RNA sequence: UGUCCGAUGGUGUAAUGGUAGCACUGCAGAUUUUGGUUCUGCCGGUCAAGGUUCGAACCCUUGUCGGACAACCA
Numbered sequence: 001u002g003u004c005c006g007a008u009g010g011u012g013u014a015a016u017g018g019u020a021g022c023a024c025u026g027c028a029g030a031u032u033u034u035g036g037u038u039c040u041g042c043c044g045g046u047c048a049a050g051g052u053u054c055g056a057a058c059c060c061u062u063g064u065c066g067g068a069c070a071a072c073c074a
Base pairs, nucleotide, nucleotide: 001070002069003068004067005066006065007064010024011023012022013021018054026042027041028040029039030038047063048062049061050060051059
């Protein structure tokens, strides 16, 4: 430098172009003599900027970051 892949709550991981969900963590409550376990509830997210569309996490363009491979210089 080029090609390809990826980026979703604090973490991991889903979502046929049609209400962004699940698990864990955290917080609150119930249970318990206390703690843990268990149960219930709550908070919290689509990398950025544009475009297409009635509607975008999803499709298109550019950028940023991470990874893989290849090449170049020494």

Transfer RNA from a Bacteroidales bacterium, 74 nucleotides, folded computationally.
Lineage of the source: Bacteria > Pseudomonadati > Bacteroidota > Bacteroidia > Bacteroidales.
The sequence was found in a public genome assembly.
Its mean pLDDT, the model's own confidence on a scale to 100, is 81.